[in-house]
RNA sequence: UGAGCCGGCCAGGCGGUCGCGUCAUGGAGCAAUCCAUGCCGAGGAACGUCCGGGCUCCACAGGGCAGGGCGGUGGGUAACACCCACCCGGGGCAACCCGCGGGCCAGUGCCACAGAAAGUAAACCGCCGCACGAAAGUGCGGUAAGGGUGAAACGGUGGUGUAAGAGACCACCAGCACAUCGGGUGACCGGUGUGGCUAGGUAAACCCCGUCCGGAGCAAGGUCAGACAGGAAGCGCGUGAGGGCUGCCCGCCCGAGCUUCCGGGUGGACCGCAAGAGGUGGCUGGUGACAGUCGCCCUAGAUAGAUGGCCGCCACCGCGUGCAACGCGGGACAGAACCCGGCGUAUCGGCCGGCUCAUCCG
Numbered sequence: 001u002g003a004g005c006c007g008g009c010c011a012g013g014c015g016g017u018c019g020c021g022u023c024a025u026g027g028a029g030c031a032a033u034c035c036a037u038g039c040c041g042a043g044g045a046a047c048g049u050c051c052g053g054g055c056u057c058c059a060c061a062g063g064g065c066a067g068g069g070c071g072g073u074g075g076g077u078a079a080c081a082c083c084c085a086c087c088c089g090g091g092g093c094a095a096c097c098c099g100c101g102g103g104c105c106a107g108u109g110c111c112a113c114a115g116a117a118a119g120u121a122a123a124c125c126g127c128c129g130c131a132c133g134a135a136a137g138u139g140c141g142g143u144a145a146g147g148g149u150g151a152a153a154c155g156g157u158g159g160u161g162u163a164a165g166a167g168a169c170c171a172c173c174a175g176c177a178c179a180u181c182g183g184g185u186g187a188c189c190g191g192u193g194u195g196g197c198u199a200g201g202u203a204a205a206c207c208c209c210g211u212c213c214g215g216a217g218c219a220a221g222g223u224c225a226g227a228c229a230g231g232a233a234g235c236g237c238g239u240g241a242g243g244g245c246u247g248c249c250c251g252c253c254c255g256a257g258c259u260u261c262c263g264g265g266u267g268g269a270c271c272g273c274a275a276g277a278g279g280u281g282g283c284u285g286g287u288g289a290c291a292g293u294c295g296c297c298c299u300a301g302a303u304a305g306a307u308g309g310c311c312g313c314c315a316c317c318g319c320g321u322g323c324a325a326c327g328c329g330g331g332a333c334a335g336a337a338c339c340c341g342g343c344g345u346a347u348c349g350g351c352c353g354g355c356u357c358a359u360c361c362g
Stems, first nucleotide, its partner, number of pairs: 001358010012314007020041002023038006043333001047344002050342005055217004062250004067213005072086005087101001088099004102208002107206002109202003124147002126143007155173006174198001176195008221271004230262006242254004278297008316330005
C1' cells in the first nucleotide's frame, strides 16, 4: 500500500419562533376547565411479540394421560431456545466463520428421475463354462473384477487364487465392535491387542431415550364513586344444577343458585405505575461469560394515546473538471403503553480499537 476478519461506539449541534403531554407553583372560575411561569418528555432497535423471567389472580396445587420446549461437554444466570470456554464435524492460506451437534443393528415409513437393482436382495452390457449351431448367435449355469445409471450401489490398494471371479484367502490402510493402557472434571484425544471382514441415507419423518414445563394475563388484580327496572322460559336446591383446582381423567373442594332471551343503566376516577435481577467508575476473583465490594448517578408515564413543524448559522456527506470560495441537494429505520433478560429483523451516514494474508522499503 492492497485485500480481508473480529469487536465496540455515535445516531448531528446551537439559536429563534409556533405548538403538544404529565407534574409543581400562582391566578380566574360554584364547577368542568382555562391562563401564566417553571421542570421533565422515546430507541438502538422503544419494533416483531419469537423465547425466558419478575409481578398478579386462580380456596391446597396432588397423581396420571395428552400436549409442548430443549438435546455434544463443562460453566454463567432469576431463567432461557441466551452468553462464555472447550470438544467433534465442515469451510478458509490465515485472522476467523458455520453446525436444529441424542438415537435409523426397538419398530414403521420414505428415497423423485435414471438404473438390472434404492434394502434382505438384484444382473442390462461384459467375463467364464457347458449344450446346440457352418457362422452370427441362442439356451442353461457361474460371477460381480470391469462398463453403464444415480445425490447415494454393499470397504480401498496390491497380491494369492480361479474356468472366470469374489474378504474366498493374505499384507497394508480406512472404519466398526470388544478388551485394555495413558491424558482430561467432561465431551473427547492418543496407544496396544483381538474379532468377523464390515449392507447406504433420512429422526426440521412418525417414533424411542433423557430432561424441563400448572393455567391465564396489567383489558392481570384491587379500591372508590355513580346509574338502573324489571320480565319470560328452562334446569337445580344434598337423588347436587353449576363452579374451582389443568386441556382430559382420577382425586379433592365450594355449592344455591345457574343458563338463554327480551328490556333498562353506566361506560368515571385512583392504585397497580416508574429505584430496578438499574446504570457507571475503581478495586478484587475468574481464560471468559460473570460474580463480589466501595463510590457516584438515575424526574417519560400518555389512555385514543403528548414527545412535533418552520427558519437561520455551524458541522458532515454527495454533485457541479470541485471542501479554496460559491451554488444545488441530502440525513435513515422507526417510535413507549406493567417491567426486565435475550434473540431476530430494519437502518442515511460516520468514528475507534485489535488481528490476518500478500507485496514493497529499511
Molecule: Bacterial RNase P class A
Organism: Beutenbergiaceae bacterium